[in-house]
Molecule: SAM riboswitch aptamer (S box leader)
Organism: Actinomycetota bacterium
RNA sequence: CCAACAUCCAGAGCGACUGAGAGAUCUGGCUCUAUGAAGUCGCAGCAACCCGGAACCUCGGGUGCUAAUGCCAGGAGCGAUGUGGA
Numbered sequence: 001c002c003a004a005c006a007u008c009c010a011g012a013g014c015g016a017c018u019g020a021g022a023g024a025u026c027u028g029g030c031u032c033u034a035u036g037a038a039g040u041c042g043c044a045g046c047a048a049c050c051c052g053g054a055a056c057c058u059c060g061g062g063u064g065c066u067a068a069u070g071c072c073a074g075g076a077g078c079g080a081u082g083u084g085g086a
Stems, first nucleotide, its partner, number of pairs: 001085002004083005013043005021032003025075005044066003048063006070078001
């Protein structure tokens, strides 16, 4: 990057640096935020998919995730993650 499949109301946060916005996009709401947003890093945690061990009890690894249903409604039919392919 491509297209196919699956999932998106469960679960799980602290610290350091930094410093003003953030919750994908548009409209309307609502919410979080200087008692520190987003981001980066470290550590910790969760357990969705895949791999391996093990054998029904779970363990290790890779990716992912750790406010609120993908925050909600409408529009668009987009986005995210995993597996697969080039």